This is a predicted structure of a 531-nucleotide part of an RNA (large-subunit ribosomal RNA, domain I) from Thorea riekei.

Context: one part of a larger RNA
RNA sequence: CUUAUAGUGGAUACCUUGGCACUCAGAAGCGAUGAAGGGCGUGGCUACCAACGAAAUUUUUCGGUUAGCUGGAAGCAAGCAUUAACCCGGAAGUGCCCGAAUAAGGAAACUUUAUAAACUUCUUGCUGAAUAUAUAAGCAAGGAAGAGCAAACCUGGUGAACUGAAACAUCUUAGUAACCAGAGGAAAAGAAAGCAAAAGCGAUUCCCAGAGUAGCGGCGAGCGAAAAGGGAUAAGCCUAAACCAUAAAAUUCUUUUAUGGGGUUGUGGGACAGUAUUUUGAUACAAAUUAAAGUUAGGCGAAACGUUUGGAAUAAUGUGUCAUAGAAGGUGAUAAUCCUGUAGCUAAAAACUAAAAUUUGUUGACUCUGUAUCCCGAGUAGCAUGGGCCACGUGAAAUCCCGUGUGAAUCAACGAGGACCACCUCGUAAGGCUAAAUAUUACUGAGUGACCGAUAGUGAAACAGUACCGUGAGGGAAAGGUGAAAAGAACCCCGGGAGGGGAGUGAAAUAGAACUUGAAACUGUAAGCUU
Numbered sequence: 001c002u003u004a005u006a007g008u009g010g011a012u013a014c015c016u017u018g019g020c021a022c023u024c025a026g027a028a029g030c031g032a033u034g035a036a037g038g039g040c041g042u043g044g045c046u047a048c049c050a051a052c053g054a055a056a057u058u059u060u061u062c063g064g065u066u067a068g069c070u071g072g073a074a075g076c077a078a079g080c081a082u083u084a085a086c087c088c089g090g091a092a093g094u095g096c097c098c099g100a101a102u103a104a105g106g107a108a109a110c111u112u113u114a115u116a117a118a119c120u121u122c123u124u125g126c127u128g129a130a131u132a133u134a135u136a137a138g139c140a141a142g143g144a145a146g147a148g149c150a151a152a153c154c155u156g157g158u159g160a161a162c163u164g165a166a167a168c169a170u171c172u173u174a175g176u177a178a179c180c181a182g183a184g185g186a187a188a189a190g191a192a193a194g195c196a197a198a199a200g201c202g203a204u205u206c207c208c209a210g211a212g213u214a215g216c217g218g219c220g221a222g223c224g225a226a227a228a229g230g231g232a233u234a235a236g237c238c239u240a241a242a243c244c245a246u247a248a249a250a251u252u253c254u255u256u257u258a259u260g261g262g263g264u265u266g267u268g269g270g271a272c273a274g275u276a277u278u279u280u281g282a283u284a285c286a287a288a289u290u291a292a293a294g295u296u297a298g299g300c301g302a303a304a305c306g307u308u309u310g311g312a313a314u315a316a317u318g319u320g321u322c323a324u325a326g327a328a329g330g331u332g333a334u335a336a337u338c339c340u341g342u343a344g345c346u347a348a349a350a351a352c353u354a355a356a357a358u359u360u361g362u363u364g365a366c367u368c369u370g371u372a373u374c375c376c377g378a379g380u381a382g383c384a385u386g387g388g389c390c391a392c393g394u395g396a397a398a399u400c401c402c403g404u405g406u407g408a409a410u411c412a413a414c415g416a417g418g419a420c421c422a423c424c425u426c427g428u429a430a431g432g433c434u435a436a437a438u439a440u441u442a443c444u445g446a447g448u449g450a451c452c453g454a455u456a457g458u459g460a461a462a463c464a465g466u467a468c469c470g471u472g473a474g475g476g477a478a479a480g481g482u483g484a485a486a487a488g489a490a491c492c493c494c495g496g497g498a499g500g501g502g503a504g505u506g507a508a509a510u511a512g513a514a515c516u517u518g519a520a521a522c523u524g525u526a527a528g529c530u531u
Stems, first nucleotide, its partner, number of pairs: 001528007013516001014481002018452002020449007027441002029149002037098003040053003044076002048072002050057001059092006068080003103112003113116001119146002122142005153184001154182005164171001168218001194201002205232004215223002236433003239377001243261008266411001268376004272370003284362007293353004298346003304319005320337002322326001328340003382406007392418001413428005468475002488515001491502004
């Protein structure tokens, strides 16, 4: 070296308890009535996990279900159960200590005192400074409103750098990451001081498209719209003011405040003056009632036998059957017809869900004419200057927002149409609310996959955020498979044991627990060959 054989090793094949991605529904919060998360306990024997809380492996009650039961988890012991246990669902009870942690303290799960919701906010009362009226502060009582946690989505505030530009400074990365604040089941936006262009549209949001277009840009790298058009969905409203009434306060003129009426618009509207007419009741909110529906346990639910092979029939073969059910899983090999189910039908004592209908209460649309007078959101709009945001880097830079200064007009008015002016057109700022279409998934249910199959798929198929490492922030594994059934090898032999040889089980033990298959590297043994 070759061949053979045995070991070692754990690849490969097959498998799947676990993952991954998505779809459709539900739910979208929990918490001072003490959460999330923990500590410590609770069992006949109990270290761990799970469950529970000194009423502790559970209590009560109302339903369901039916013969067994005392969790994972065997075993021993002792028990429970057709007078209905165990189990499943609804509602309640109990719920130690820490933790927002809240009587005080504290090095969390402890200590101390013994009245204890600590602090903040709110209500009421009392008292009451500088300072006269007053106000602030204080005290007391009352009310449990806030506080903390939680995956993403959302709004706002603060806001990088690596990087790209083949260097780098404007620029880019990017208003991203990160941090902070806040809200909701969605949030935000929203009923034109809008778009448009000689024609018109008619709140907002989202999608397609416009379009990588118009533009911006050390005109580099790159950044990058909008309107139209087509769809999804559709919903509109309330105030301020003029004026009137009532009440109160201060009063020199007269003014202020509160409540109610009035009024809400851009072919400008309203007040006001006059005139006419309807009591009709859209809409919204609150409460009550009603019968259905759904959710949280369940129930009914079709149809196959023989022969052969085999350890075993679901296989082969022969002859059938059901099908609103030939989805799926299990069963000693591949089962519509064996089991659980599936299609279809059906059920609730109790709790919950949203919508509908009805009733009651409140709310609440609408005429015409006139235009003399009044009102139509002010330190606002605008302007100057310094910034920001708009796709737009200061540019000819409109529009929008902020700091400082200045500072209008009230319909014969004001703003916009990308400097600015005129004409024309469109709109009515400086108050507010608003469902749906849209975004997301920690969580619950049902399902799907030209997704993975144990070095893959989650880091984690297994008692994994564990063991272990680190002062700490933090980092972070490995580890699946006997058999249909333990039938897990009684008994004998060698041995101190480990391990083995018989015997026995099994279809198989080269399936023997270091257990399916069992590759290669590597090792031993035997023979041959070569130097």

Source information
Taxonomically the source falls in Thorea (Eukaryota, Rhodophyta, Thoreales, Thoreaceae). It matches the Rfam family "Bacterial large subunit ribosomal RNA". Rfam links the family to the GO terms structural constituent of ribosome and ribosome. The prediction has a mean pLDDT of 82.